This is a predicted structure of a 1394-nucleotide RNA (small-subunit ribosomal RNA) from an uncultured bacterium.
[in-house]
RNA sequence: CCCUUAGAGUUUGAUCCUGGCUCAGGACGAACGCUGGCGGCGUGCCUAACACAUGCAAGUCGAGCGAAGUGCUUAGGAUUGAUCCCUUCGGGGUGAUGUCUUAAGUAUCUUAGCGGCGGACGGGUGAGUAACGCGUGAGAAACCUGCCUCACACAAGGGGAUAGCCAUUGGAAACGGUGAUUAAUACCCUAUGACAUGGACGCUUCGCAUGGAGCAGCCAUUAAAGUGUUAGCGGUGUGAGAUGGUCUCGCGUCUGAUUAGCUAGUUGGUGAGAUAACAGCUCACCAAGGCGACGAUCAGUAGCCGGCUUGAGAGAGUGAACGGCCACACUGGAACUGAGACACGGUCCAGACUCCUACGGGAGGCAGCAGUGGGGAAUAUUGCACAAUGGAGGAAACUCUGAUGCAGCGACGCCGCGUGAGCGAAGAAGGCCUUCGGGUUGUAAAGCUCUGUCCUUGGUGAAGAUAAUGACGGUAGCCAAGGAGGAAGCCCCGGCUAACUACGUGCCAGCAGCCGCGGUAAUACGUAGGGGGCGAGCGUUGUCCGGAAUUAUUGGGCGUAAAGGGUACGUAGGCGGUUUUUUAAGUCAGCAGUUAAAGCGCGGGGCUCAACCCCGUAAAGCUGUUGAAACUGGAGAACUUGAGAGAUGGAGAGGAAAGUGGAAUUCCUAGUGUAGCGGUGAAAUGCGUAGAUAUUAGGAGGAAUACCGGUGGCGAAGGCGACUUUCUGGACAUCAACUGACGCUGAGGUACGAAAGCGUGGGGAGCAAACAGGAUUAGAUACCCUGGUAGUCCACGCCGUAAACGAUGAGUGCUAGGUGUCGGGGGUCAAACCUCGGUGCCGUCGUUAACACAGUAAGCACUCCGCCUGGGGAGUACGCGCGCAAGCGUGAAACUCAAAGGAAUUGACGGGGACCCGCACAAGCAGCGGAGCAUGUGGUUUAAUUCGAAGCAACGCGAAGAACCUUACCAGGGCUUGACAUAUGGGUAAAAGAUCUAGAGAUAGAUCCCUCUCUUCGGAGAUAGCCAUACAGGUGGUGCAUGGUUGUCGUCAGCUCGUGUCGUGAGAUGUUGGGUUAAGUCCCGCAACGAGCGCAACCCUUGUCACUAGUUACCAGCACUUCGGGUGGGGACUCUAGUGAGACUGCCAGUGAUAAACCGGAGGGAGGUGGGGAUGACGUCAAAUCAUCAUGCCCUUUAUGUCCUGGGCUACACACGUGCUACAAUGGUCGGUACAGAGGGCAGCGAGACUGCGAAGUUAAGCGAAACUCAAAAAGCCGAUCCCAGUUCGGAUUGUAGGCUGCAACUCGCCUACAUGAAGUCGGAGUUGCUAGUAAUCGCAAAUCAGAAUGUUGCGGUGAAUGCGUUCCCGGGUCUUGCACUCACCGCCCGUCA
Repeated sequence: CCCUUAGAGUUUGAUCCUGGCUCAGGACGAACGCUGGCGGCGUGCCUAACACAUGCAAGUCGAGCGAAGUGCUUAGGAUUGAUCCCUUCGGGGUGAUGUCUUAAGUAUCUUAGCGGCGGACGGGUGAGUAACGCGUGAGAAACCUGCCUCACACAAGGGGAUAGCCAUUGGAAACGGUGAUUAAUACCCUAUGACAUGGACGCUUCGCAUGGAGCAGCCAUUAAAGUGUUAGCGGUGUGAGAUGGUCUCGCGUCUGAUUAGCUAGUUGGUGAGAUAACAGCUCACCAAGGCGACGAUCAGUAGCCGGCUUGAGAGAGUGAACGGCCACACUGGAACUGAGACACGGUCCAGACUCCUACGGGAGGCAGCAGUGGGGAAUAUUGCACAAUGGAGGAAACUCUGAUGCAGCGACGCCGCGUGAGCGAAGAAGGCCUUCGGGUUGUAAAGCUCUGUCCUUGGUGAAGAUAAUGACGGUAGCCAAGGAGGAAGCCCCGGCUAACUACGUGCCAGCAGCCGCGGUAAUACGUAGGGGGCGAGCGUUGUCCGGAAUUAUUGGGCGUAAAGGGUACGUAGGCGGUUUUUUAAGUCAGCAGUUAAAGCGCGGGGCUCAACCCCGUAAAGCUGUUGAAACUGGAGAACUUGAGAGAUGGAGAGGAAAGUGGAAUUCCUAGUGUAGCGGUGAAAUGCGUAGAUAUUAGGAGGAAUACCGGUGGCGAAGGCGACUUUCUGGACAUCAACUGACGCUGAGGUACGAAAGCGUGGGGAGCAAACAGGAUUAGAUACCCUGGUAGUCCACGCCGUAAACGAUGAGUGCUAGGUGUCGGGGGUCAAACCUCGGUGCCGUCGUUAACACAGUAAGCACUCCGCCUGGGGAGUACGCGCGCAAGCGUGAAACUCAAAGGAAUUGACGGGGACCCGCACAAGCAGCGGAGCAUGUGGUUUAAUUCGAAGCAACGCGAAGAACCUUACCAGGGCUUGACAUAUGGGUAAAAGAUCUAGAGAUAGAUCCCUCUCUUCGGAGAUAGCCAUACAGGUGGUGCAUGGUUGUCGUCAGCUCGUGUCGUGAGAUGUUGGGUUAAGUCCCGCAACGAGCGCAACCCUUGUCACUAGUUACCAGCACUUCGGGUGGGGACUCUAGUGAGACUGCCAGUGAUAAACCGGAGGGAGGUGGGGAUGACGUCAAAUCAUCAUGCCCUUUAUGUCCUGGGCUACACACGUGCUACAAUGGUCGGUACAGAGGGCAGCGAGACUGCGAAGUUAAGCGAAACUCAAAAAGCCGAUCCCAGUUCGGAUUGUAGGCUGCAACUCGCCUACAUGAAGUCGGAGUUGCUAGUAAUCGCAAAUCAGAAUGUUGCGGUGAAUGCGUUCCCGGGUCUUGCACUCACCGCCCGUCA
């Protein structure tokens, strides 16, 4: 200078935290699914270093050599016999051409062999290797180096062989044997030779040790090759260079300690050998070393690096392609040759495998390029060319080159391009959705006007090469023409995460990365329409990094979430006070070397761009060198504050040993004494008349040490408690003149270490596992009781663990205070006060997820150690160590889950606590539960017994009234646009009504009657039925799709909000607290202040009074009277029904806090919400109702609709709920007699009269009602009778005869009379209602209704008892506490079995 850091889902009712799981990103030598136009550049067996058919991949040199062959030329021979000539036509001559052959010459022809160079490069693979293998940096004064370059010098003279060839011979073959003969740049001998090498000396000089370099002379050793058209090319020796190699060293380089000890050539020395060279490299001898907790050895895994991927970086992962190094070449071993190998396409041996074979014996090695089989999810052509680049040989031409350059195949990757562009609204058709209006697909299409990238056809045609030579390739590019023609898919659409509807399905089919969707209205499955994303690709799977600060160096933690070792001492190690001098290892800076190339970054450039390619530049690290000296380290000197030592002093359950007490329990002996004791919730087992318990005295024995005693003391922890003595450890205070950093921590190690347990020997009073008995219980292997053995105690030895806890490692320093307490000092008469050390509480800052901690830190820092990394599996298994054993220490994995967890919050809950209320209990009264009957329900039955309601909060409930109807159910008979509604079209003119016939009826038929209005006469309208089409209909399903309505907690006093404040937050506060109330009612206080829905009040009724009004109600006084408020009259009273008043703790006294309020009183008709009603907060119960009604969706449509007749809902072994009537004398029966309120009435109430024993009937006045009527109220009162009994109680049941309603009382109504006269003598366990005009008891009325109440709803009459009180049961409210519950205790959850 530049670049750069993202989160989300999921534990909960909600919250914060911890913590795991999962996702979004990028990458790939990939694979799989669907799809697929073109080009460029790359890339392609990751698995079986499995086995390989076939071809090719290393040859070259004739200018090293002999030899053979071939071509050509010449000459000769053999043969063929075209052509031409002659011919007696028989033939004869000529002799082209071809073939064979001999000899010579010639060729830059070919090459099996000898010889030279190269086959050690190039190419492949990654098996082995944890190593100086690799990387990096040094070193070799301990080394080698063919070909190449430079320099100097030299090449003299001889010799003998051997392949080949020839002959012969073995063998199937591979391959040989023997004999004869031959050449060389093959081999050998002699000569010459040094600046080479070696030896013994000498001199000079240098270095980090051994030592190196140079120089002079002496002795010794060792060379050579030729070839060539005469340019040259080679040969030998020496030195130097270059290149390549070899060796050594520092540092770095995976996992496991459930691998802790390893090592005899091992470590070193001396000598020798070997090597290019150092070295135990090898050998002989000598010594006993060497390595290891800084991880040896062993085991597992792995080629290493440049780099590549990811990441902000630090890192993590990886080592395909390209490049460097290493290792390997069927497996194992070995050497030879050579400059170089212990050699991929060389040799030998062994082994496995394959092939050939004449069975005797042989041959082979694709991890070279192609290719085959096999393995596998998976990876290509048996291509072209040496044109380029490079390599080998050659003097060269050239030959060889599966190196290489190209092409082919594969969307395997990256990059680029295209599949058209503009205009185009009737917003077409079709699809989909729809609230039926429309919306959307959508300018999209069609249509019009254009273009030509890719494409097709034709033409032209490179660079790559410099004179020639081009596989690629007629390729790239260019030109012309053609025509929108040939070119779009894949995934997704619940949240994360961009994108929504319909249908199908119905916990099925299926989806799913995590959370999770699907059980009849699925944006989550499948399909469609639409939409989103990417695009020749898109998804899935796998792997890696990231997110993950989730191994934390950067950059985490350990009180309660996982995590402090039980404690101390101490080894190694780590860290370390003040001052000064020095050094320069760490540290910092400059310079130099290196950091190969490629790659990344930056800046340029070339292919039309890009990918790709080219050029330039840039870095940590390591090494060397020069400097700096603050800090750390080393060395020296000094210091006192850390640490230690000394003197003095007091405190203490510190430890060990010995001894000594008193109280108590138990036992023994003796005495007194008599029937129980003991034990429990209650009992029993047990002890006791053989004398217990109790009590007195004496004795024995063991264990523990009351009071003092205290969040007091001591100790490292465990732990320590009578007293005395002895021995002994530590801490503290004061003094200060000693030492002089001696310190802190502490892996391993060592010691200590409660209880229980183990071993040996004692001891044993009490207590007490096991065990026995008794209880409890469904059981009770427990809790309770009676006994009781180990053990508990002592000595010695083991064990080594605990919630060994402050769940808090040790040490040091620093950081507000307040208040107790223990020990010491100063101070003082005594205090106050000051101070050191310990031990508690509160609290500021700060910390913490919160709770909390807070000078005794969990604060701020430093040092060292231990430990943690999701839950379960599991502190388990295996291994090892320790132990007598029990067991302890160390300590996994498979598999499985998406959580497990901490703290705090709101509720709910508790056989937690506190307070309060309610007919909740208690105190009472009357019942129910037993009987008979009524009624409802269950169950059963049935053709049907329609349906619903189900603890309280279903069950005399829906139903305020089922003979038909109702009616929804069943059987049978009918109808199908329908019993009912609307609309359209067509055609008709009726329909209704009356009568008759058939039929169970619905219905069908017949007769009678009737036959609309307007008119322009075409028709139109109304009405009715018929036909057709839309549709009607459904008490069919779903109350868990809903509205509305209702029940319930509960008329309980609660439920919330705004603003503020507190808390990270859920939330809290307010609303809690002290009083008080029926009440969150009110008062006071208070970080709250206000407000809303509830409470109360306002409303209705009742109780008192006043005013107004006075008929049908009333009648005091007045008058009349038939004596009845009947009449006149009155407006006083009752009453009626309107309006008001009144009651507010207003007044007094007391209590209380001077409050709110409470208690008492006065006055008052009424007194503290006067009584009653209506009124029901936020919500709970997926509470009830689809059958009141409404309604989504589903189902049905000659039926699940509709009409009709009959039946059923009324059944009946049984069970339950709610009632009525009773069981009698407070009564029954009979007679007489009195007093209400509130209601109803015209298809009605019905007076009176008459008939009937009666129900009732006949007749009929009045009344649409303060008028008439139902209507008699009943209990009561007066009198009579019954005399305690199954009755003169009770009335069921049954019979007979009647009455009423109604088309119709059989199934199946009510009433009356007469007769009959059942059970029942007060009701088990249990359970209900009620606190005053209430309970109880008595009757009256009404709704429904033709008729049919013991039910329901109202009305009045008579009219009690009890309430100490809140312990308990039930329900509720407030506060608080615990919690693993939140579907909220009917919760959650553990074990066994299936």